[in-house]
c-di-AMP riboswitch aptamer (ydaO/yuaA leader) from a soil metagenome, 141 nucleotides, folded computationally. Model confidence (mean pLDDT): 76 of 100. It matches the Rfam family "c-di-AMP riboswitch aptamer (ydaO/yuaA leader)". Rfam describes the family as follows. This family represents a conserved RNA structure found upstream of the ydaO and yuaA genes in Bacillus subtilis and related genes in other bacteria.
RNA sequence: UGCCUAAUCCCUCCAUCUGCCGGAGGGAACGGGGGAACCACAGGGUCCGCGGUGGACCCAGGGGCUAAUCGGAGGAGGACUCCGUGGCGCGGCUCUUUCAGCGCUAGCCCGACAGCUAACCCCGUCGGCAUGAGAAAGAGA
Repeated sequence: UGCCUAAUCCCUCCAUCUGCCGGAGGGAACGGGGGAACCACAGGGUCCGCGGUGGACCCAGGGGCUAAUCGGAGGAGGACUCCGUGGCGCGGCUCUUUCAGCGCUAGCCCGACAGCUAACCCCGUCGGCAUGAGAAAGAGA
């Protein structure tokens, strides 16, 4: 100076030799979760109750963030590797579309529980990279 990501900006106080960096709060912005009606969905087993189809327990679980899904082959059924599929990022004034090229497709969390969801409620603002940067069309600056 750019890039990925929601992960940025502003204000007050304290600290500091000036500014940035730091600490404690607040706000905006961006992002995420829970949460009616209507609609959608309605697993299996055991026991109890039952003129009412309810209660308890067990099993297979189920759900969220993120681009990071799904299927197949190999491998000892593992680590991992490969192929396909879908998804994501880069390209230097910006945005959209197309082509070529180069990469990613991880990790974490809840804890038997959550569909959608107005009002309402709650939470996050981390972390990690790069060093000469392809082309075309349209619209802007």